[in-house]
Context: one part of a larger RNA
Molecule: large-subunit ribosomal RNA, domain III
Organism: Candidatus Microgenomatia bacterium
RNA sequence: GAGUAACGAUAAAGGGAGUGAAAAACUCCCUCGCCGAAAACCCAAGGUUUCCUAGCGCAACGUUAAUCGGCGCAGGGUGAGUCGGCCCCUAAGGCGAGGCAGAAAUGCGUAGUCGAUGGGAAGCAGGUUAAUAUUCCUGCACCUUUUGUUACUGCGAUGGAGGGACGGAGAAGGCUAAUUACGCCUGGUGUUGGUUAUCCAGGUUCAAGCAUGUAGGGAGUGAUCUUAGGUAAAUCCGGGGUCACAUUAUCCUGAGGUGUGAUGAGGGGUCUCAACAUAGAGACGAAGGUGAUGAUGCCAUGCUUCCAGGAAAAUCUUCUAAGCAUAGGUAACAAAGGACCGUACCGUAAACCGACACAGGUGGGUGGGUAGAGAAUACCAAGGCGCUU
Repeated sequence: GAGUAACGAUAAAGGGAGUGAAAAACUCCCUCGCCGAAAACCCAAGGUUUCCUAGCGCAACGUUAAUCGGCGCAGGGUGAGUCGGCCCCUAAGGCGAGGCAGAAAUGCGUAGUCGAUGGGAAGCAGGUUAAUAUUCCUGCACCUUUUGUUACUGCGAUGGAGGGACGGAGAAGGCUAAUUACGCCUGGUGUUGGUUAUCCAGGUUCAAGCAUGUAGGGAGUGAUCUUAGGUAAAUCCGGGGUCACAUUAUCCUGAGGUGUGAUGAGGGGUCUCAACAUAGAGACGAAGGUGAUGAUGCCAUGCUUCCAGGAAAAUCUUCUAAGCAUAGGUAACAAAGGACCGUACCGUAAACCGACACAGGUGGGUGGGUAGAGAAUACCAAGGCGCUU
């Protein structure tokens, strides 16, 4: 220079009450404004206690003040057979017994062994805490392993076969979520010209599982004989023959609906208790029908079509080999087991990556109303904020 520039989006504040030494900024109430394919909600990554406290604080941190705080101190908080990991399986890729190469270091690589971003068993609804919940509680379920009992019985793999098992684009159909109208239930009746009405406001909800097997989709199905294939074998798969049934049959698959779950839960409100205030505890508990619109979700890994021809392996089903057949297998019922790790909180952000409480960056899911082709845009709901002079 200078008590100057600046105080980090021009979404915006005003009033009342409280606390306090002190209030533009903290708490509560009323009004106003902003976002609303987000500036809301739920996950992943990353962070690592930032979460909660009717505990106590304000030196420093906060671009100002602070009684407030993601700040200091203290105490508390994360509950799982079913969610995710671990586990089984493999991809790219890594490592790699023997082996090959090399003077060596080491490189390559077989059998193997690791490696998810993929495949593989099983849970929903309601309630509850200051802070966790598909984890606790209530109700109703499901899966798997072992053992036992009963009944029936050819079982057995590291091998064979099936299956798992997959691309792009397009179109039509059936549904549901959701929304909406009427009906129904509960409450309201306007200090202004009118409004007891064809008025206003709110509500009208409920899963997995079990039973049924529909719209739709796919395949011919079964019996029997035979067989240079599937590295051996096979009753399995593949090839061939005959017979029976059938094209609206039969078998496989399959949303939704209906019934049950539910004599339950939730539900405006009412009553009782408690209370300085915000906040509470217990009991009882109204309506709950019909239609319309209708998804980018489900049927659907479907169908049609195209060429660029679109993972693997295990779980699973089946077949036999060696072998075993007092074993082993199947079914029903019963009992027992299901460990360990993650779980708080932020997560388009003041908590992650950017030296900062930084107008930047950050993957997935949900995504209501009116107008609209629309996830554009505008205004709103739920919810969240007014961006710390």